[in-house]
A computed fold for an 81-nucleotide RNA from a Clostridiales bacterium, annotated as transfer RNA. The sequence is in RNAcentral, with records from ENA. Rfam family: tRNA. Rfam links the family to the GO term triplet codon-amino acid adaptor activity. By type it is a transfer RNA.
Parts: sequence; C1' cells; structure tokens
RNA sequence: GCCCCUGUGGCGGAAUGGCAGACGCAGCAGACUUAAAAUCUGAUGUCGAAUGACGUGAGGGUUCGAAUCCCUCCAGGGGCA
Repeated sequence: GCCCCUGUGGCGGAAUGGCAGACGCAGCAGACUUAAAAUCUGAUGUCGAAUGACGUGAGGGUUCGAAUCCCUCCAGGGGCA
C1' cells in the first nucleotide's frame, strides 16, 4: 500500500428498514437472616429545575422512516505483498 471483519448502556450481547438497548452479568433499593452469603422482588441510558432535548465510533447521503442500505474518515483485529 491492497483486501476482509468488528465498533450498540458500566460489561457481555440481541435487534437484518418500523417502540433502540431483548436477555444475562455487575452495581443500587427492598424482602428474608442475629448478621452475612444464597434466593426472591423492584427500579435503573445521558443532560436539564421542568416542559423537553440528545443517544448505536465520527461526519454526510438515500428513505415517510436507518444500529441496519450507500460514501468518506477514525479506532481495533486478521490476511496478502
């Protein structure tokens, strides 16, 4: 230099054009316990006092609608030379 794969909450990871974050883990609150562990229940993205606004690596495009399709770039991994 060329080619391929990956990038989504704190972490793993699902969603294959139509409610973004299913499910699991961690953490938080509660129940149980003398106390804890285990177990069970509940809530939990970010900003804001709030109405709201923003959010799938970044920017742009297509579309009524994009995590998903297209282009450029960034980061990580692999292959070729």